[in-house]
RNA sequence: UCCGGAGUAGCUCAAUGGCAGAGCGGGCGGCUGUUAACCGCUAGGUUGUAGGUUCGAGUCCUACCUCCGGAGCCU
Numbered sequence: 001u002c003c004g005g006a007g008u009a010g011c012u013c014a015a016u017g018g019c020a021g022a023g024c025g026g027g028c029g030g031c032u033g034u035u036a037a038c039c040g041c042u043a044g045g046u047u048g049u050a051g052g053u054u055c056g057a058g059u060c061c062u063a064c065c066u067c068c069g070g071a072g073c074c075u
Stems, first nucleotide, its partner, number of pairs: 001071007010024004018055001026042005048064005
């Protein structure tokens, strides 16, 4: 330098161009002699950044940033 993949809640991951969700974790409560487990409720999002397309973008297009893998170049 080139090619491919990934980037979404604290973590791991979903989401056919049409209301951004789940599990774990957090908070509150129930249950229990207590803790754990279990059950219920609840909070938490600039979807990496900047643009574009579209009535509508997490999703499509362009550039860039970060990480992972591969190729190439030099020694």